[in-house]
RNA sequence: GCGGAUGGUUGGAUGGCCGCGCUUGCCCUGAAAGGCAGGUGAGGAAAGUCCGGGCUCCACAAGGCAAGGGUGCCGGGUAACGCCCGGCCGGGGCAACCCGAGGGAAAGCGCCACAGAAAACAGACCGCCUAGCCGUCUCGGCUGGGUAAGGGUGAAACGGUGGGGUAAGAGCCCACCGCAGGCCGGGCAACCGGACUGGCACGGCAAGCCCCACCCGGAGCAAUGCCGAAUAGGGAUCUCGCGCGCGCAGCGCAGGACCGCCUUGGUCCGAGGUCCGGGUUGGCAGCGCGAGCCCGCGUGCAAGCGCGGGCCCAGAUGAAUGGCCAUCUCCGGGGCUGUGGCCCCGGAACAGAACCCGGCUUACAGACCAUCCGCAUCA
RNA sequence: GGUCCCGUAGCUCAACUGGAUAGAGCAGCCGACUUCUAAUCGGCAGGUUGAGGGUUCGAGUCCUUCCGGGAUCG
Numbered sequence: 001g002c003g004g005a006u007g008g009u010u011g012g013a014u015g016g017c018c019g020c021g022c023u024u025g026c027c028c029u030g031a032a033a034g035g036c037a038g039g040u041g042a043g044g045a046a047a048g049u050c051c052g053g054g055c056u057c058c059a060c061a062a063g064g065c066a067a068g069g070g071u072g073c074c075g076g077g078u079a080a081c082g083c084c085c086g087g088c089c090g091g092g093g094c095a096a097c098c099c100g101a102g103g104g105a106a107a108g109c110g111c112c113a114c115a116g117a118a119a120a121c122a123g124a125c126c127g128c129c130u131a132g133c134c135g136u137c138u139c140g141g142c143u144g145g146g147u148a149a150g151g152g153u154g155a156a157a158c159g160g161u162g163g164g165g166u167a168a169g170a171g172c173c174c175a176c177c178g179c180a181g182g183c184c185g186g187g188c189a190a191c192c193g194g195a196c197u198g199g200c201a202c203g204g205c206a207a208g209c210c211c212c213a214c215c216c217g218g219a220g221c222a223a224u225g226c227c228g229a230a231u232a233g234g235g236a237u238c239u240c241g242c243g244c245g246c247g248c249a250g251c252g253c254a255g256g257a258c259c260g261c262c263u264u265g266g267u268c269c270g271a272g273g274u275c276c277g278g279g280u281u282g283g284c285a286g287c288g289c290g291a292g293c294c295c296g297c298g299u300g301c302a303a304g305c306g307c308g309g310g311c312c313c314a315g316a317u318g319a320a321u322g323g324c325c326a327u328c329u330c331c332g333g334g335g336c337u338g339u340g341g342c343c344c345c346g347g348a349a350c351a352g353a354a355c356c357c358g359g360c361u362u363a364c365a366g367a368c369c370a371u372c373c374g375c376a377u378c379a
Numbered sequence: 380g381g382u383c384c385c386g387u388a389g390c391u392c393a394a395c396u397g398g399a400u401a402g403a404g405c406a407g408c409c410g411a412c413u414u415c416u417a418a419u420c421g422g423c424a425g426g427u428u429g430a431g432g433g434u435u436c437g438a439g440u441c442c443u444u445c446c447g448g449g450a451u452c453g
Stems, first nucleotide, its partner, number of pairs: 001375010012328007020041008043350001047361002050359005055220004068216005073087005088102001089100004103211002108209002110205003125151002127147009159177006178200001179198003183194004224285004234276007243253004255269005292311008329348008380452007389405004398436001407423005429445005
């Protein structure tokens, strides 16, 4: 210098003018509305709503079993997780490093199309070897037997390579590799290493059913609570209460209250709980101090945890956080030039809170920082 | 804002327990019949199964991430 890997930060800056939401103080007002001054006002993803929690309501003695759903190498972190960190194994890369839904196919069931002889208790098409017979003569055919080395099919063919052996072959025998079994050593574990034994059995699919281990009650802030308003003074049911008469329930009467007062007239005569129906589509709370942010120290490989100090940081409800101008910064194009620069035009991403938090996933112009790897060159 | 469902030819639907060229009707195009049209008959074309990734020998079907559409909750 070129190419690459990983982790992190940032997501234009300053000023002026106009405007918006929330809020504090003052003025004004009966109260509002309003005015003045000040404070504050989007994100790393606020997104998708894919996981996990807080919170609220409903259900529920406790424990177990079953059903349904989910997770799945091992250890750790966490409020919890399908997330994160560290490790193991497998795969990719020269390397830094990256990727993996990564339990069980030796409990059982199911599936494996086409091709192929055969697709799962194996089997024999072309071949190879051999016995008999026939034709003919260094060969071919038929029948029987042996074989699975070679060919061929397939995604996959019942250990692989080499040697010995054999009529030809074959773990038939041997060496190495693979596999299985128990043993020894290391590691918390996944797993790794070693020697021994066994000629080898057990194809693949569990993002098919299933088995094993562990986890999970349901719904969601349009949850939920309160107030107001309302055509309703509705219906059902329960509990308590009631002046007089009748035998309680109940019915009737008197009486009372209200319509400002009188007469007439009208209405009502209880309170509370639960459920149903109707109506309303308003307001307030929930709702902004939280698994919060920053700094330091300790601890841990790390994710993180502990301690101390400091800080207060959007809260709308058809929904505010915007627009214009100037200068600067960066990028692209063009022009001029005395190569120092100057001028003009265009552009500066993805997107946007709605109960909150921890993750994941997806979108994202550009700029910057740190560590590491490979190649080339120079000293 | 929350919750749930769906996506296959232009339209309406099929495709079995994952198996090979994804079928059918209507519509479209060409030809025949007819003086012409319709109807009828024969033939043809039309599909990245919403998109990407994965599991598998093999995906419309199974898993996952997005995209688009719809329904419902005071």